Record summary: The RNA shown here (Group I catalytic intron) has 204 nucleotides. It matches the Rfam family "Group I catalytic intron". Its family is annotated with Group I intron splicing in the Gene Ontology. On this family, see Cech, Annu Rev Biochem 1990: "Self-splicing of group I introns". Of the family's consensus pairs, 87% are formed in the model. The prediction has a mean pLDDT of 77.
RNA sequence: GCAACGGACUUAGAUCAUUGAGUGCGCACAGGGAAAUCUGUGACGUAGAACUGCUCAAAUUCGGGGAAACCUUUAACAUGGCAAUCCCGAGCCAAGCCUGAAAGUCCGCUUUCAGGAAGGUGUAGAGACUAGACGGGCAGCACCUGCGCCCCGGCCUGCCGGGAAUGGUGAAGGGAUAGUCCAGACCACAAACGCCCCUCCGGG
Numbered sequence: 001g002c003a004a005c006g007g008a009c010u011u012a013g014a015u016c017a018u019u020g021a022g023u024g025c026g027c028a029c030a031g032g033g034a035a036a037u038c039u040g041u042g043a044c045g046u047a048g049a050a051c052u053g054c055u056c057a058a059a060u061u062c063g064g065g066g067a068a069a070c071c072u073u074u075a076a077c078a079u080g081g082c083a084a085u086c087c088c089g090a091g092c093c094a095a096g097c098c099u100g101a102a103a104g105u106c107c108g109c110u111u112u113c114a115g116g117a118a119g120g121u122g123u124a125g126a127g128a129c130u131a132g133a134c135g136g137g138c139a140g141c142a143c144c145u146g147c148g149c150c151c152c153g154g155c156c157u158g159c160c161g162g163g164a165a166u167g168g169u170g171a172a173g174g175g176a177u178a179g180u181c182c183a184g185a186c187c188a189c190a191a192a193c194g195c196c197c198c199u200c201c202g203g204g
Stems, first nucleotide, its partner, number of pairs: 008023005024046003027042006051140006061090006070081002091121003097116008125182001127181005141170004150163006187204001189202001192199001
C1' cells in the first nucleotide's frame, strides 16, 4: 500500500449509509443524594444487556423562534434552497391522579360541575382513516440500595448481624411507529417563477 473479516442499537422517501443527528455501556471531572444512582461536561472506545400483563385512544387548533449534513451560487464568505429535527405563547384533551362544591346514598361510596399537576396535541410527504407503542394509567417481575425510624437476634449497653421500609434501574426511536389511502415518492412530458438550486399548477 492492497485485500479479506469483524465492529451493541436508533434515525434521515423504498434499498443502502460516505455523511449529519441521537441512545446505552466502559472512563474522568463537577454538583444533588445515606446509598443505589441521577443531572451536566468531556476524551477515547464498542463485548454484553434493553422485562411482562391489563387499560386509554381523546384533543388533533391559531400564531411564532431556531436548525446540521446536503444542493445551488461564489476565488472564498455571505445570500438562496431543502430539511433530519430543537422549541415558545394561546387554546384544547381519553383513562387514571389531586383539590373544592353540589346532589344522591345501602354511610362503604357514586354521579355531576369547576379548578389543578404530569403528559399529549401543535410537530407526516399537504393530509384522511384504523390499530397500539417506544406514549398516558394501574399492577407484577428481575437486579441494586438499605442513612434515620421499625422488627428480630447477639453481648462488649451502644455497637454488630439479619429482616423490612424507603429509594433506584429495566436506553434512544411516534416531528406519523405498524398499516390502508392519497394532489405524496419514483419515470417522462408540459406550464409559471427563477442566474441556479428549488417551489408550485396540470394531466399521463